[in-house]
C1' cells in the first nucleotide's frame, strides 16, 4: 500500500397471497318528507379509522430438521419446513442481487 470475505450506510432491482364478510364510527355525495327561512328527520352509496371472523402467503424476525464430520454424544444449513410474529389495493416493509462509500481484518 492492500484483493476476497465480514460489518455498517446510501442508491437501484426485488416475489407471493381476499382492496373477503360483519359491526361501530365518521369526511363526503345523492335523495325524500316537514318547513317562509334557518333548520330537523329518514333512506342509499361510502374513502379513512377501530374491532371481530374466516380464508390465504412467506423472502423481515423467530422456531424445527439431514448428511458429511465424531468411538459415542453434543454440535450441525437453507429461498426446506412451521406459520408465533409479519404480510394479502397503494404506501411502507422485504430474504437476496448489483453498484458506491466508510470501517475492521488479513493473504499478496
Nucleotide at each position: 500500500u492492500c484483493a476476497c470475505c465480514c460489518c455498517g450506510c446510501g442508491c437501484g432491482g426485488g416475489a407471493g397471497a381476499g382492496u373477503c364478510c360483519c359491526c361501530g364510527c365518521c369526511a363526503g355525495g345523492c335523495u325524500g318528507u316537514c318547513g317562509c327561512a334557518c333548520g330537523a328527520c329518514g333512506g342509499c352509496c361510502g374513502g379513512a379509522c377501530g374491532g371481530g371472523g374466516c380464508g390465504c402467503c412467506g423472502a423481515a424476525g423467530g422456531g424445527g430438521c439431514a448428511a458429511a464430520c465424531u468411538c459415542c454424544c453434543c454440535g450441525g444449513a437453507a429461498c426446506c419446513u412451521c406459520u408465533c410474529a409479519g404480510g394479502c389495493g397503494c404506501c411502507a416493509g422485504g430474504a437476496c442481487c448489483g453498484c458506491g462509500c466508510g470501517g475492521a481484518u488479513c493473504a499478496g
Notes:
A computed fold for a 108-nucleotide RNA from Pedococcus cremeus, annotated as Glycine riboswitch aptamer. NCBI's taxonomy places the organism under Bacteria, Bacillati, Actinomycetota, Actinomycetes, Pedococcus. Of the family's consensus pairs, 90% are formed in the model. Its mean pLDDT, the model's own confidence on a scale to 100, is 77.